[in-house]
């Protein structure tokens, strides 16, 4: 660091849960089950072939 709470330990294609969306079931709501989406990581620089990860400033 996704709307929220957090993983990401050795730098090598960014993940989970919850929430929200669609569908199934249900007289309806709720509950349950299934599916799919969503972030380039506070901002700006630096190092490096490569930065969420190292360094600097705010």
């Nucleotide at each position: 660091u996704a709307g929220c709470u957090c993983a990401g330990u050795a730098a090598g294609u960014a993940g989970a849960g919850c929430a929200g969306g669609a569908g199934a079931u249900u007289c309806u709501u709720a509950a349950u089950c299934u599916c799919g989406g969503g972030g380039u990581c506070g901002u700006g620089g630096g190092u490096u072939c490569a930065a969420g990860c190292c360094c600097c400033a705010c």
Transfer RNA from Podarcis muralis, 58 nucleotides, folded computationally.
Taxonomically the source falls in Podarcis (Eukaryota, Teleostomi, Euteleostomi, Tetrapoda).
Rfam family: tRNA. About the family: Transfer RNA (tRNA) molecules are approximately 80 nucleotides in length. Their secondary structure includes four short double-helical elements and three loops (D, anti-codon, and T loops). Rfam classes the family as a transfer RNA.
RNAcentral holds the sequence, with entries from Rfam.